Context: one part of a larger RNA
RNA sequence: GAUUGAACGCUGGCGGUAUGCUUAACACAUGCAAGUCGAACGGAAACGAUACUAGCUUGCUAGUAGGCGUCGAGUGGCGGACGGGUGAGUAACGCGUAGGAAUCUACCUGAUAGUGGGGGAUAGCCCGAAGAAAUUCGGAUUAAUACCGCAUAAUCUAUUCGUAGUAAAGUGGGGGACUUUCGAGCCUCACGCUAUCAGAUGAGCCUGCGUAAGAUUAGCUAGUUGGUAGGGUAAAAGCCUACCAAGGCUACGAUCUUUAGCUGGUCUGAGAGGAUGAUCAGCCACAUCGGGACUGAGACACGGCCCGAACUCCUGCGGGAGGCAGCAGUGGGGAAUAUUGGACAAUGGGGGCAACCCUGAUCCAGCAAUACCGCGUGUGUGAAGAAGGCCUGAGGGUUGUAAAGCACUUUCAAUUGUGAAGAAAAGCUAGUGGUUAAUAGCCAUUAGCCUUGACGUUAACUUUAGAAGAAGCACCGGCUAACUCCGUGCCAGCAGCCGCGGUAAUACGGAGGGUGCAAGCGUUAAUC
Numbered sequence: 001g002a003u004u005g006a007a008c009g010c011u012g013g014c015g016g017u018a019u020g021c022u023u024a025a026c027a028c029a030u031g032c033a034a035g036u037c038g039a040a041c042g043g044a045a046a047c048g049a050u051a052c053u054a055g056c057u058u059g060c061u062a063g064u065a066g067g068c069g070u071c072g073a074g075u076g077g078c079g080g081a082c083g084g085g086u087g088a089g090u091a092a093c094g095c096g097u098a099g100g101a102a103u104c105u106a107c108c109u110g111a112u113a114g115u116g117g118g119g120g121a122u123a124g125c126c127c128g129a130a131g132a133a134a135u136u137c138g139g140a141u142u143a144a145u146a147c148c149g150c151a152u153a154a155u156c157u158a159u160u161c162g163u164a165g166u167a168a169a170g171u172g173g174g175g176g177a178c179u180u181u182c183g184a185g186c187c188u189c190a191c192g193c194u195a196u197c198a199g200a201u202g203a204g205c206c207u208g209c210g211u212a213a214g215a216u217u218a219g220c221u222a223g224u225u226g227g228u229a230g231g232g233u234a235a236a237a238g239c240c241u242a243c244c245a246a247g248g249c250u251a252c253g254a255u256c257u258u259u260a261g262c263u264g265g266u267c268u269g270a271g272a273g274g275a276u277g278a279u280c281a282g283c284c285a286c287a288u289c290g291g292g293a294c295u296g297a298g299a300c301a302c303g304g305c306c307c308g309a310a311c312u313c314c315u316g317c318g319g320g321a322g323g324c325a326g327c328a329g330u331g332g333g334g335a336a337u338a339u340u341g342g343a344c345a346a347u348g349g350g351g352g353c354a355a356c357c358c359u360g361a362u363c364c365a366g367c368a369a370u371a372c373c374g375c376g377u378g379u380g381u382g383a384a385g386a387a388g389g390c391c392u393g394a395g396g397g398u399u400g401u402a403a404a405g406c407a408c409u410u411u412c413a414a415u416u417g418u419g420a421a422g423a424a425a426a427g428c429u430a431g432u433g434g435u436u437a438a439u440a441g442c443c444a445u446u447a448g449c450c451u452u453g454a455c456g457u458u459a460a461c462u463u464u465a466g467a468a469g470a471a472g473c474a475c476c477g478g479c480u481a482a483c484u485c486c487g488u489g490c491c492a493g494c495a496g497c498c499g500c501g502g503u504a505a506u507a508c509g510g511a512g513g514g515u516g517c518a519a520g521c522g523u524u525a526a527u528c
Stems, first nucleotide, its partner, number of pairs: 001528004006524005013375006019368002021333001026331003030328003035078003040075002043071002047069002050065007085286003094211007103203002108199008116150001118148002126139005156165003170191006178185002212258003219249003224246008261283004265276004288309005311322004339365001341364003347361001348359004378408004388399004412469001414464001417461002422455001427449009472517005477498003483512005493500002
C1' cells in the first nucleotide's frame, strides 16, 4: 500500500447492489418447512346447493335423500433418497484431474408384442373389551389399479442345446348401427398396466498422477499378501468363509501423533509465489450420541422404523412422548452477526387428465454505514477586508469572499397526482389439421374474448414550497502533508519506531490556525 463475513470509539443525509453466529455439531418454548390424487377403492364425519317431510314465529329450526358439489378418517398409487441446513468426522480413490470394465437406473423418449379368465382375504364401517394416556385386542361384514393362482409368451431367464420356466389392471370421455338381464356388452379416444430391446439421465465400482505438519514417531501387518473352492452383491474384488502358500508395506518416510471437509475460486503480488476455502457453483460427510436393518428404482433415510445411551417432558407410577446442523424465534457462549414478516405473482419442484393443491425452495419486504458504487449537504456576486476569536515588534497580521447583504437554482428528502415492465400460460368461443363409423370427444395449431402481481403508497414522470431538512473524524517533532499561544513542570501524560516532559514543550492538556480523508474517519485484529 492492498484486502476483510470483521469488531470497538466518535459521528451520521439519501439511493442502488451485495453480505450478515467466523464462538457452543450447546440446549431448545411456539408456529410453519411434504404432500397430493375421488379420473384406483369401499364409502360419507364436516361444509354447501337442491328436493321432500314435520313444527310453525313465513323464513327459521329439525329430519330424510351419496342423488349432486365436494370430502374427514381409511385401503391403494406416486412423492417424502429432491429441494433446504451444517462442516463434527475424514490426510482418504474423500477431493481434483485423466482413464477403465464387471454393473443398476423410477419418472422421460423411441421401437416391438400383449392387456384373456378366475379366487381368497383385509383396513374402514358396526358390535364388544383392556388402558390415565399413547395405543392395543376379539367378533361380524366389505371394495380395489391391494394380494394370489390359472392361461398365453419371446429377441427374456436357465440349459445337459433336447427343452424347461416366467407377466399384466383397470379408470375416465364420447357414441351410430347391433345385442341387452337396461347395469351394460360393443366401437373409439385418452390416461394407465405387463414383457423385451435401445436411448437419455442419474448412480455404484476400479486405476495412474496430484493433495498438511512432525523422525523429540522406524519399523508396521494375520484376512494381513496371494492362490483354489464355495458363498455374497446390481456389479470386479479377502467383500465373507474353509483350505493351501508366506507373503505385503517402508528412509522416494510405512506405522504412529497432531491438524484439516476437498475443489472451481478468493485476497495479495509485476510475476514466481504466499495466504485462504464466508457468500455463489461442483463433490463428499453428517442429522442428539452409538449400532442395525426394513421399504423402495434409489436410503442403511434431517422433519421414517427398531435397539442401546445421555438429556427434556407427561403420568392414575403400570407406562408413554421428543430430537431446529430447515425458516423465523428463545436461552447460553461471545468483541460480534438480522423479522416468531408477505406471497406462491414469477422461476423451479411434488402430486393430479385437468382445474388446482402443497412448497420458510424461491421471489419480495423488514433490520444493520457490514462492504462496494453513485448523489447531496447549494451556485454566483460580495472589502466597510464588519463584529467576534487568536497572535502581535501594538503599527498591524490572520480567520477571510469566509459571513452578512444582493441575485439565482431546487438534485435528494418532504408534498400532489399520473403510472410502465416483471404476464406468459390456464380457461371460454370459433376456424383448420389429425384420430375415428362420426360433424361427439380428444390432441395439435390459429384468431378473438375473459381474467391472474406478494413486491406496491413500485420504477419513472409530474405538482407545490423554500437555501430551505443534511459534516464529521483523525492528525500537525522526524519518518509524514500540516505552527503558534496558554497551562503543566521527569508531574500529569504521549508513544508505531526514534523518542518527548526536570519553567519559555511546534512531541503532554486546551485554544486559534493548518493538513488529510469525507458519510464517514480513526483504532485493534488478521493476510499478502